[in-house]
């Protein structure tokens, strides 16, 4: 003194059902009331999907030959997600710090 890789802030960040049944709440219209119908928030279940949290899996290859090693935004959907919003999100860029390689 550059800088991989870590770790914080920061910016950007793709998909998929405003699906169907149901419980409870609020609100709203008819009415004496009950119920009724709508809207809306939280949940469960069904059944259909997505994947870029995080998990699992494997090719070339390394070997005589078995184990064994071996990426991924590629596969599988355990989990995680599926109007918008919020959150999160692999990966990117800015930026601090610590650590230390090759050069």
């Nucleotide at each position: 003194g550059u800088g991989a890789u870590c770790u914080g802030g920061u910016g950007g960040g793709a998909g998929a059902g405003a699906u169907u049944u149901u419980g409870a709440g609020u609100u709203g219209c008819c009415g004496a009331a009950a119920u009724g119908c709508a809207a809306u928030u939280c949940g469960a279940a069904a059944c259909g999907c997505c994947g870029a949290a995080g998990g699992c899996g494997c090719a070339a290859a390394g070997u005589g030959g078995c184990c064994c090693u071996g990426a991924a935004c590629c596969g599988c959907u355990c989990a995680g997600g599926c109007a918008a919003a919020a959150a999160g999100a692999a990966c990117c860029g800015c930026u601090a710090g610590c650590a230390c390689a090759a050069a």